[in-house]
This record gives sequence, structure tokens and C1' cells, in this order.
RNA sequence: AUCUGUAAAGGGCAAACUGGUCGAAAGGCCAGGACGCAAAAUUACCGGUCUAAGGGGCUUCGGCACUAUGACAGCGGGAUCGCCGGA
Repeated sequence: AUCUGUAAAGGGCAAACUGGUCGAAAGGCCAGGACGCAAAAUUACCGGUCUAAGGGGCUUCGGCACUAUGACAGCGGGAUCGCCGGA
């Protein structure tokens, strides 16, 4: 440097759900909690998914569909950095 994760050591992260909090929502954060994870570390660059406050459109005035400038890195790919062991 490249490939690799059957076994080991020290550890790490934390799904659902519950409480609190922020948010229009999706969702985030904190605490509890562990389904899982060798990148479940970082990054919205590509695809995908979620939401639709605002916006313009329509409306039988009830609402309807569209839209990301909002989100998801624990959906896939890419990029960057990285612990331990093995070859």
C1' cells in the first nucleotide's frame, strides 16, 4: 500500500418504543431503551424516499393536486477519514 472480517481483545454506535424539547410537517436534539451495525464515522455529489410552511394554480370555499429553499447518511452508489485482527 492492497485485499479481507471466520475467531479474539479493548471498546464504540444505537432501531422500534417511552418521556422531554424544537419544528407547519417530515424530522432533529436530550434521557431511558437495544433491533441491529466493521464504518450504523463524516459528506446531500448522483439516484431514491419523506414532508409541504411559504409560493403560484384550481375550487362547489370544505378543500385539492403541484412545488424544497426543509429533511432522511440505519435506502443504494460516490467522495473523505478511521480502530483491532488476518493475508
A computed fold for an 87-nucleotide RNA from a Pseudomonadota bacterium, annotated as c-di-GMP-I riboswitch aptamer. Rfam family: c-di-GMP-I riboswitch aptamer. Its family is annotated with cyclic-di-GMP binding in the Gene Ontology. Its mean pLDDT, the model's own confidence on a scale to 100, is 89.